[in-house]
This is a predicted structure of a 1377-nucleotide RNA (small-subunit ribosomal RNA) from an uncultured prokaryote. Its Rfam family is "Bacterial small subunit ribosomal RNA".
RNA sequence: GAGUUUGAUCCUGGCUCAGAAUGAACGUUGGCGGCGUGGAUUAGGCAUGCAAGUCGAGCGGAAAGGCCCCGCAAGGGGUACUCGAGCGGCGUAAGGGAGAGUAACGCGUGGAUUAUCUGCCCUCAGGCCCGGAAUAGCGGCGGGAAACUGCAGGUAAUACCGGAUAAUAUCUCCGGAUCAAAGGUGUGAUUCCGCUUGGGGAGGGGCCCGCGUCCUAUUAGCUUGUUGGUGGGGUAAUGGCCUACCAAGGCAUCGAUGGGUACCGGGCGUGAGAGCGUGAUCCGGCUCACUGGGACUGAGACACUGCCCAGACACCUACGGGUGGCUGCAGUCGAGAAUCUUCGGCAAUGGGGGAAACCCUGACCGAGCGACGCCGCGUGCGGGAUGAAGGCCUUCGGGUUGUAAACCGCUGUCAGAGGGGAGGAAAUAUAUGAGGGCAAUCCCUCAUAUUUGACCGAUCCUCAGAGGAAGGACGGGCUAAGUUCGUGCCAGCAGCCGCGGUAAGACGAACCGUCCAAACGUUAUUCGGAAUUACUGGGCUUAAAGGGUGCGUAGGCGGCGCGGUAAGUUGGGUGUGAAAUCCCUCGGCUCAACCGAGGAAUUGCGCUCAAUACUGCCAGACUUGAGGGAGACAGAGGUGAGCGGAACUUAGGGUGGAGCGGUGAAAUGCGUUGAUAUCCUAAGGAACACCAGUGGCGAAAGCGGCUCACUGGGUCUCUUCUGACGCUGAGGCACGAAAGCUAGGGGAGCGAACGGGAUUAGAUACCCCGGUAGUCCUAGCCGUAAACGAUGAGCACUGGGUCGGAGGAUCCUCCAUAAUCUUCUGAUCGUAGCGAAAGUGUUAAGUGCUCCGCCUGGGGAGUAUGGUCGCAAGGCUGAAACUCAAAGGAAUUGACGGGGGCUCACACAAGCGGUGGAGGAUGUGGCUUAAUUCGAGGCUACGCGAAGAACCUUAUCCUGGCCUUGACAUGCCUCUCUAAGUUGGUGAAAGCCAGCGAGUGGAGCAAUCCACAAUUGGCACAGGUGCUGCAUGGCUGUCGUCAGCUCGUGUCGUGAGAUGUCGGGUUAAGUCCCUUAACGAGCGAAACCCCUGUCCUUAGUUACUAACGGGUAAUGCCGAGGACUUUAGGGAGACUGCCGGUGUUAAACCGGAGGAAGGUGGGGACGACGUCAAGUCCGCAUGGCCUUUAUGCCCAGGGCUGCACACGUGCUACAAUGGCGGGUACAGAACGACGCAAUACCGCGAGGUGGAGCAAAUCGCUCAAACCCCGCGCCAGUUCGGAUUGCAGGCUGCAACUCGCCUGCAUGAAGCCGGAAUCGCUAGUAAUCGCGGAUCAGCUACGCCGCGGUGAAUACGUUCCUGAGCCUUGUACACAC
Repeated sequence: GAGUUUGAUCCUGGCUCAGAAUGAACGUUGGCGGCGUGGAUUAGGCAUGCAAGUCGAGCGGAAAGGCCCCGCAAGGGGUACUCGAGCGGCGUAAGGGAGAGUAACGCGUGGAUUAUCUGCCCUCAGGCCCGGAAUAGCGGCGGGAAACUGCAGGUAAUACCGGAUAAUAUCUCCGGAUCAAAGGUGUGAUUCCGCUUGGGGAGGGGCCCGCGUCCUAUUAGCUUGUUGGUGGGGUAAUGGCCUACCAAGGCAUCGAUGGGUACCGGGCGUGAGAGCGUGAUCCGGCUCACUGGGACUGAGACACUGCCCAGACACCUACGGGUGGCUGCAGUCGAGAAUCUUCGGCAAUGGGGGAAACCCUGACCGAGCGACGCCGCGUGCGGGAUGAAGGCCUUCGGGUUGUAAACCGCUGUCAGAGGGGAGGAAAUAUAUGAGGGCAAUCCCUCAUAUUUGACCGAUCCUCAGAGGAAGGACGGGCUAAGUUCGUGCCAGCAGCCGCGGUAAGACGAACCGUCCAAACGUUAUUCGGAAUUACUGGGCUUAAAGGGUGCGUAGGCGGCGCGGUAAGUUGGGUGUGAAAUCCCUCGGCUCAACCGAGGAAUUGCGCUCAAUACUGCCAGACUUGAGGGAGACAGAGGUGAGCGGAACUUAGGGUGGAGCGGUGAAAUGCGUUGAUAUCCUAAGGAACACCAGUGGCGAAAGCGGCUCACUGGGUCUCUUCUGACGCUGAGGCACGAAAGCUAGGGGAGCGAACGGGAUUAGAUACCCCGGUAGUCCUAGCCGUAAACGAUGAGCACUGGGUCGGAGGAUCCUCCAUAAUCUUCUGAUCGUAGCGAAAGUGUUAAGUGCUCCGCCUGGGGAGUAUGGUCGCAAGGCUGAAACUCAAAGGAAUUGACGGGGGCUCACACAAGCGGUGGAGGAUGUGGCUUAAUUCGAGGCUACGCGAAGAACCUUAUCCUGGCCUUGACAUGCCUCUCUAAGUUGGUGAAAGCCAGCGAGUGGAGCAAUCCACAAUUGGCACAGGUGCUGCAUGGCUGUCGUCAGCUCGUGUCGUGAGAUGUCGGGUUAAGUCCCUUAACGAGCGAAACCCCUGUCCUUAGUUACUAACGGGUAAUGCCGAGGACUUUAGGGAGACUGCCGGUGUUAAACCGGAGGAAGGUGGGGACGACGUCAAGUCCGCAUGGCCUUUAUGCCCAGGGCUGCACACGUGCUACAAUGGCGGGUACAGAACGACGCAAUACCGCGAGGUGGAGCAAAUCGCUCAAACCCCGCGCCAGUUCGGAUUGCAGGCUGCAACUCGCCUGCAUGAAGCCGGAAUCGCUAGUAAUCGCGGAUCAGCUACGCCGCGGUGAAUACGUUCCUGAGCCUUGUACACAC
């Protein structure tokens, strides 16, 4: 820096990622080299080999080899070239390994040692004389399996001992006393190598001290050699190091003691730094060596490959007894995710011994193994477009892989083969010679000759050939890089968020791409990011976090002025801060890694000089902080005692007589044994109405009738006293509501538990009737609360306004009031600032200082455990495992609320008529069926798609029969004259089989060829009412004709957002007006459009007919008319325009005039942003998937009409406002050639015959019906109702069986107005009456869409039901109750 809590936002906060690193491990892959590095786990066990010896120039010697002599040989002798074993010397305390222990003077750093040691080495000054006694080896005799060992004999030394000499050494009483030695080599030693004494040095140790060095208080007290002293002992040396005696100390909240963990440092990793983590390799220190203990020797050890004892383990054994110690180098087993060769060499460097040659050296130098790390190199370079093939994708055009390949030209690094080879080597060493150091056997220098490489090998030459050498992870976001297919919440992925339920850029694969590259990823761990423990650098009103409150100990911090000191502080100088590492500059390997040299740095500690502002310390002053004094004042401050009235309950008595009480409504309960009510009297307990107030007091808890006593604190004024006496406060102590506990009282009311009555699905509750503990008092305990201002205490500073409480002062001549000023105190509004915001704001959550407490994601959990307190209940202190990716704060927009306010709608109410009951119609569910095709499902599916299912329609509906380039389209190839049409056979038909049967255009003389049309066969393809309406377009429904939904600019807010659109009026309306940080605008509303209502005008046929004329039985029938009606074009009219009132001078509303119509005149079309993944893939279009002799196509028959049942919608009714019969009036709008059909005739009728007229204001459908008049019947299952059924007919149609409609006669069912519930409608509306049309051969139409006729009732009103709009409020909701 990013991701992740939300619809979005800001904040808090955790989780996660990108970086660097590693002694790593695992997976895939793997060409070469250089330099590094490699048992982190079991300080588990170890076979085998090697890792410390050397000196014959210390000694006696001679086991083996060599040489010489004797001997035939066996064997013997000599020599000392050499040397086993032994005595002796030095070394073995170094080097090498490991990190078990250790929280310590162990380590680091700086000091101290007048409290100390030191072999080998250097230097200085001396000495090295005379003697002695042994003992290994050896030879002899034994024991034992072995390891090993005994006895007696004899021998040497640089082994051991005695004497002498003795200072500068040691002791000292200052007189003195004491202490040493070894020789060797050599012809030859004062001289070389050694020995001895003493002094000094170098280097190396020992001991002591200051400071620093992990976690834990759920470890708070520890200690008897403990702390100190004296004497003694011991040590190289101080010291309780040890001992005797004496004293009673010592350590600790600045964390003793205990527990856990751990070698420490230089450094290393990370980080801007401060820090945090770590202590491999290299260097320094410490500690350890099978485990534990002990000493010996020695200069040095309490000793890795020495000794003794004990133990465990292992091995040998003759069972008696012995032996061993890889945390040396290799190697092995075990455990483990995991860590190498039983290699070469002393050539170099270094070490031990030696005079030296030399010997030894798993130190070391090298090689081997491991991509374990870092670094370097290579896997080729240039050209090369038909942009090849193949792959992948595709919108089918192409794109991409991709100059990539092929192909052409070139080069030769690395690896491979062969050959040469610098250097690591120092002339070390040996021999000879020369010179120098007076001499030398010793040392140095020079010359010549000879000689030393385990291993590596730079580099050079030759050879061949692009030949031998690329992978891994990733591609949803973070995070660079995407497409297709497969899969279908499966398989799987995943660091976090999260992907996967049929179109997955997230799984798997392919292609392509991205990033690294001999590696790439994963896992683990550390630091970083994380300011997420905050020293640098955080917080605590509400996010986690202020202790319930006070007093006060330690501690921390502290007013003003002077002097001193110099501890802190600051500056200079100086010592130290090992080397390596890091950094800088040079240099060496071809570069780099790596290595070398120099410098810088090492922020630290010590010493010293100086400064004195601040802090500290010492001394003595000051008064403003603090305290005291005097005077006054307010108060439910506290404790104890006493007193009072109201109310209540109980008891007694009186009156009274049926209920009372209680609730939403009731009941339990009380009451004729007299309640409730009311009066009187008495008793008892508790609490103190009014006053009473964001009034007062108190540290908080808390305190309220009145009086008295005792008592704490505060405020004001005076400025008299003390002189910093102060603030805070870990532990500690005290106080601490309610409930609870113990003991004893008390007990009226109230009242957990409990009983009963209700409520309820239940009701362990809310409501009611009772009621125990308790509530009250005394004494004690408990110690907690949302103990809250969710805000610790103190001091100082920083604009104001207003309202209280307690005081004081000033002004006015005085008093009172007011006003002003001032101190303390309580509230409220608000500036700056602060804050995530809400908010806070001199009572800070502002700005600073001081001190204390507390926090570090949510859950687990204030739980467990330990401790402690408590009589108990429980309190205080207080985790972890595990689990989640959040949990949370504030604010925003919505949605919701059995929240509030305002308003509207046939929403309710007021009315009228229905549905729900009956019959039948129709749709749906269910059931049934071979099939009963499919869709639609609350409102917004259900007389819906379907404005017409007998066949057709009709569908993967069912049964059966057929076709396969197909019923239909386009293209190509092929066949032929087959085409259209027609005939025959078969068949249920479709179909199949057979036969007959034409060509058209062009070229050419013609044969013939080409093209078209058609056919056969074939290839591409057609086809699909198959799936997905949750992949879609389009269209539609609904909220809703509800009044809303937005934008630009500006302003406000960190932001989401807000404002505008809120508020006051008004409207049907976000309609308009006013106000206003808003001003404007858009989509909606309205208007524009259509129909209708009035008038005018134009036009006048097919319509009309007033006047004139003609004619008829009659009729606009005819001439004619242009008046009327009407038709259909145009126009007028209505705008709150006018008047009055109300209102804000507004918008508007109310009333009125005029008018055909009045405040939107009535109706229609018109439907904002959006919601319902609403509906439709079966209207159409369309992505993807599926199907292709079938899910396509054709045909016959059946089904979609099936019926116990349930629901929706309509029809007809139940009758008298009616039915039937007769008579008789008045419409509108449609429609008509595949048609409407008149007059006439036939039929009871449906209908038939026949056909005038009419493509229509002309003809037809066409008689409208209700209404009205007359009559019948007289309340009945009827002259209501018409279902059902029988018979007889008509019509349409190829065909009415399943399965059509109509007519006549006969039949005459249920039904007498419909339970709960529910629907429509506010005027030409409801209700009621008929008429027409689409679809259509016919029809199931009672449906749907239209038309006119007759024509009501009611609306007080907005409490309630439903829905909606605006404002506001709460929210832990946002897939939104």